Molecule: c-di-GMP-I riboswitch aptamer
Organism: Nitrosomonas oligotropha
RNA sequence: AUCAGACAAAGCCACGCUUGCCGCAAGACAGGCACGGAAAGCCAGCGGAUCUCAUCAGAAUCUCAUCAAUUGAGAUGGCCGGGUUGCCUCC
Numbered sequence: 001a002u003c004a005g006a007c008a009a010a011g012c013c014a015c016g017c018u019u020g021c022c023g024c025a026a027g028a029c030a031g032g033c034a035c036g037g038a039a040a041g042c043c044a045g046c047g048g049a050u051c052u053c054a055u056c057a058g059a060a061u062c063u064c065a066u067c068a069a070u071u072g073a074g075a076u077g078g079c080c081g082g083g084u085u086g087c088c089u090c091c
Base pairs, nucleotide, nucleotide: 004089005088012037013036016033017032018031019030020029022027035078041084042083043082046081047080048079049076050075051074052073053072054071058067059066
């Protein structure tokens, strides 16, 4: 240095719930607690996956509603693969 991740050490993050705030929404941000995490650090201009909203024609229909599809705009990195950076050192 690389690999690896321990009944190590020092630390870190914060599921979900809750309070506030932003958003049509998914969801994001801040505070509290702590499910868990060896990258639960970063990248959504790398490839998938999932979710939200709008739109007009479609199906069905008495109407409302609902379903599906297309296109566009968003969200999720704690959904997965991938890229990239980092603490420690028992074996």